[in-house]
RNA sequence: AAUCGAAAUGGCAAACUUGCCGAAAGGCAAGGACGCAAAACCACGGGUCUACAGCGGGCACCAGAAUCGCUACGAUAGCCGGGUUGCCGAAA
Numbered sequence: 001a002a003u004c005g006a007a008a009u010g011g012c013a014a015a016c017u018u019g020c021c022g023a024a025a026g027g028c029a030a031g032g033a034c035g036c037a038a039a040a041c042c043a044c045g046g047g048u049c050u051a052c053a054g055c056g057g058g059c060a061c062c063a064g065a066a067u068c069g070c071u072a073c074g075a076u077a078g079c080c081g082g083g084u085u086g087c088c089g090a091a092a
Base pairs, nucleotide, nucleotide: 004089005088011036012035016031017030018029019028020027021026034078040084041083042082044081045080046079047076048075049074053071054070055069056068
């Protein structure tokens, strides 16, 4: 010093519960810890999730509702890759 990860000091916090926000996915706060050395930050690429709205199907015809399909400009950084920053320092 690191593409490495022992120890220590601190840190974060899955599921679940409650409250609030959101159409939803989900987010925020409190409790709670499954885990995490970037589980810090960034939606840039891929994936996944959602579909208020839009488009289409369908309801004999017309229109509307339920319902079904597609679509991200929405969500996910604790899905993977990439970018930026960063604590400690045993072994190798």
c-di-GMP-I-GGC riboswitch aptamer, 92 nucleotides, folded computationally. It matches the Rfam family "c-di-GMP-I-GGC riboswitch aptamer". Its family is annotated with cyclic-di-GMP binding in the Gene Ontology. Model confidence (mean pLDDT): 85 of 100.